[in-house]
RNA sequence: CGGGAAGUAGCUCAGUCUGGUAGAGUAUUGCGUUCGGGACGCAAGGGCCGGAGGUUCAAAUCCUCUCUUCCCGACCA
Numbered sequence: 001c002g003g004g005a006a007g008u009a010g011c012u013c014a015g016u017c018u019g020g021u022a023g024a025g026u027a028u029u030g031c032g033u034u035c036g037g038g039a040c041g042c043a044a045g046g047g048c049c050g051g052a053g054g055u056u057c058a059a060a061u062c063c064u065c066u067c068u069u070c071c072c073g074a075c076c077a
Stems, first nucleotide, its partner, number of pairs: 001073007010026004020057001028044005050066005
């Protein structure tokens, strides 16, 4: 320098193909259960999707630019 993948809740990920109310597990908090704890059950809080711009009635999703991480190749030594 070229090609590809990934970035969404504290953590691990789904959702993108086919635009239409942002989800799951785990963790946290509360309640129940227990003599107490764990486990289990119920409930709650927590992200507007790496950043910016554009298209659209409507964008995590489509387009452009950009940042970070990883993989492959090329170049140099």